[in-house]
RNA sequence: CUCUUAUCGAGAGCCGGGUAGGGUACUGGCCCCAUGAUCCGGCAGCAACCGGCCCGAAGGCACGGUGCUAAGCCCAGCAGAGGAGGAGUGGCUCCUCUGGAGGAUGAGAC
Repeated sequence: CUCUUAUCGAGAGCCGGGUAGGGUACUGGCCCCAUGAUCCGGCAGCAACCGGCCCGAAGGCACGGUGCUAAGCCCAGCAGAGGAGGAGUGGCUCCUCUGGAGGAUGAGAC
């Protein structure tokens, strides 16, 4: 890298570095950012996927490995269903839900 599988509406910031864009393909939105974002490091925290420990079990702990710490995966872009509006040879707009596709993270496999 690829494959399989689970989760993705909750939660959790300070300091230092650095300097212009960024929000993890692309597009359209919307938002963040010189009151310094994204990113990197330190400490802290959130959480509980895997290992560990306690427990008869359910559960618990947070010791280790990860992950995460703006906004639903920030929203949508494919399909279906429902509702509202527009019309009277409508096929458009908006909202909600469901399922795919894609993405992220954990675990396993090759």

A computed fold for a 110-nucleotide RNA from a Clostridia bacterium, annotated as SAM riboswitch aptamer (S box leader).
NCBI's taxonomy places the organism under Bacteria, Bacillati, Bacillota, Clostridia.
Its mean pLDDT, the model's own confidence on a scale to 100, is 85.